Predicted 3D model of a 352-nucleotide part of an RNA (large-subunit ribosomal RNA, domain IV) from a metagenome. The full RNA is in RNAcentral, with records from SILVA.
Context: one part of a larger RNA
RNA sequence: CUUGGGUGAAGGAACUAGGCAAAAUGGUACCGUAACUUCGGGAGAAGGUACGCCUUUUUUGGUGAGUUACCACGCGUAACGGAGCUGAGAAAGGCCGCAGAGACCAGGUGGCUGCGACUGUUUAUUAAAAACACAGCACUGUGCAAAUUCGUAAGAAGACGUAUACGGUGUGACGCCUGCCCGGUGCCGGAAGGUUAAUUGAUGGGGUCAUCUUCGGAGAAGCUCUUGAUCGAAGCCCCGGUAAACGGCGGCCGUAACAAUAACGGUCCUAAGGUAGCGAAAUUCCUUGUCGGGUAAGUUCCGACCUGCACGAAUGCGUAACGAUGGCCACACUGUCUCCACCCGAGACUCA
Numbered sequence: 001c002u003u004g005g006g007u008g009a010a011g012g013a014a015c016u017a018g019g020c021a022a023a024a025u026g027g028u029a030c031c032g033u034a035a036c037u038u039c040g041g042g043a044g045a046a047g048g049u050a051c052g053c054c055u056u057u058u059u060u061g062g063u064g065a066g067u068u069a070c071c072a073c074g075c076g077u078a079a080c081g082g083a084g085c086u087g088a089g090a091a092a093g094g095c096c097g098c099a100g101a102g103a104c105c106a107g108g109u110g111g112c113u114g115c116g117a118c119u120g121u122u123u124a125u126u127a128a129a130a131a132c133a134c135a136g137c138a139c140u141g142u143g144c145a146a147a148u149u150c151g152u153a154a155g156a157a158g159a160c161g162u163a164u165a166c167g168g169u170g171u172g173a174c175g176c177c178u179g180c181c182c183g184g185u186g187c188c189g190g191a192a193g194g195u196u197a198a199u200u201g202a203u204g205g206g207g208u209c210a211u212c213u214u215c216g217g218a219g220a221a222g223c224u225c226u227u228g229a230u231c232g233a234a235g236c237c238c239c240g241g242u243a244a245a246c247g248g249c250g251g252c253c254g255u256a257a258c259a260a261u262a263a264c265g266g267u268c269c270u271a272a273g274g275u276a277g278c279g280a281a282a283u284u285c286c287u288u289g290u291c292g293g294g295u296a297a298g299u300u301c302c303g304a305c306c307u308g309c310a311c312g313a314a315u316g317c318g319u320a321a322c323g324a325u326g327g328c329c330a331c332a333c334u335g336u337c338u339c340c341a342c343c344c345g346a347g348a349c350u351c352a
Base pairs, nucleotide, nucleotide: 001347002346003345004344005343006342007341008340010338011337014336019333027051028050029049030048031047036041038173052095053094054093055092056091057090058089059088060087061086062085063084066080067079068078069077070076071074096100108331109330110329111328112327113326114325115323116322120132121131136171137170138169139168140167141166142165148157149156150155174318175317176316179249180248181247184246185245186242187241188240189239190238193237194236195235204226205225206224207223208222211218212217250268251267252266253265254264277311278308289305290304291303292302293301
């Protein structure tokens, strides 16, 4: 020096990203116990007191010799009785030590706040969380040979279930709520019109050549190349509905008897222009915004304000309880530190 422990004057978080680590708390009985609350909790809240041994007295539990009575005469039943031993307490007096839950064992506590309701689950081997799940809520599909899923199929799961069932999607206890927009995209419904496939093959054109011929050419039937009238469903166009479907939820100008602001007015655009609630927030760029609180001093924290770069309604706002969860503060406590020292082990190292 490394490592496992121990002790420490005065101070007590000044350490540090951060009280990380350590210290402290710790048991049982009794007293006592706040805000808040879903009335269950919170709560072991917090905060106190007692605790050993001896003697005496006392309460109570267990065991229990024996005595008496009765008859059915038995290993019987009932009543009385209380020695000794023993378990658990209580009271009074006394004794000793620095210390009586004497060692081991054995909660630190409180306050404000974010997130997630909760117990649970997860990156086996750097992440345990605010992520996932969850009960509850909503939308949607499915009438049974169900929808959905696996399989080429047979077949199987769903289910030996039947809409209080099963599948999919979103949200995520509970409380208060969940505003406006259907123009776009999707889905559902509609069927008049437009468009439209295979199919059908009208008509026209070409090739070929029997025949006719004015010898230039014309050209039946057949065969063949081509044209494509007509027939023709869903879909799309079209008409409606639907946002706890995907999604979206404005700009400019003026105006009140100081100034400022604008309840009010004008105008442009839109499918409609963000409602309630919340708001410098897990969201705020400017920003360490401004004000208040806490500190001697606070880019963090708490409470407000609203100028929301760029909150907002199953993507909101609250919320008791809970959390090896994030942030801040206080008490207790301490070698974390001021500032290091010494001791007991194990290594390393040097020598043998």
Model confidence (mean pLDDT): 87 of 100. Rfam family: Bacterial large subunit ribosomal RNA. Rfam links the family to the GO terms ribosome and structural constituent of ribosome.